[in-house]
RNA sequence: GCGCUGUUAGCUCAGAGGCAGAGCACCCGCCCGAUAAGCGGGAGGCCGGAGGCUCGAAACCUCCACGGCGCA
Numbered sequence: 001g002c003g004c005u006g007u008u009a010g011c012u013c014a015g016a017g018g019c020a021g022a023g024c025a026c027c028c029g030c031c032c033g034a035u036a037a038g039c040g041g042g043a044g045g046c047c048g049g050a051g052g053c054u055c056g057a058a059a060c061c062u063c064c065a066c067g068g069c070g071c072a
Base pairs, nucleotide, nucleotide: 001071002070003069004068005067006066007065010024011023012022013021018055026042027041028040029039030038048064049063050062051061052060
């Protein structure tokens, strides 16, 4: 330098162009003599950045940044 791949909640990851979600963690409550487990509820995201296509983009296209793998 080229190709492929990843980037979404604190962490690990889902998410066929039409509401942004799960598990764990966190907070509150229930349960218990108490704790853990279990049960119910809650908070937490400008979806890596900038443009573009579209009535509508986390998703499609282009460029850029960062990580991983491969080729040279």

Transfer RNA from a Tepidisphaeraceae bacterium, 72 nucleotides, folded computationally.
Its mean pLDDT, the model's own confidence on a scale to 100, is 85.
Taxonomically the source falls in Tepidisphaeraceae (Bacteria, Pseudomonadati, Planctomycetota, Tepidisphaerales).
Its Rfam family is "tRNA". It is annotated as a transfer RNA.